RNAcentral holds the sequence, with entries from ENA and MGnify. This is a predicted structure of a 76-nucleotide RNA (transfer RNA) from an Acidobacteriota bacterium.
[in-house]
């Protein structure tokens, strides 16, 4: 330096341009329980990596940067 993926809740990932962005796990809490575990019920947490285009509408489409991963090139 080319090429080809990834980026969404602490954590793993889902998400045909369209309704209020979602699941396990963990986290809080509440029933249960002598208690703890397990079970059951609430819940809180997301500026969808950044910044701009297209569109009536963008997590999704293009752009460009950044961070990461693999391949190839290259440099003695």
């Nucleotide at each position: 330096g080319g090429g080809c993926g990834c980026u969404u809740a602490g954590c793993u990932c889902a998400g045909c341009g369209g309704c209020u962005a979602g699941a396990g796990c963990g986290c809080u809490c509440c029933c249960c329980u002598c208690a703890c575990a397990c079970g059951g019920g609430a819940g809180a947490g997301g500026u969808c990596g950044u910044a701009g285009g297209u569109u009536c509408g963008a997590a999704u489409c293009c752009u460009a940067c950044a961070g990461u991963g693999c391949c190839c090139a290259c440099c003695a």
Its mean pLDDT, the model's own confidence on a scale to 100, is 81.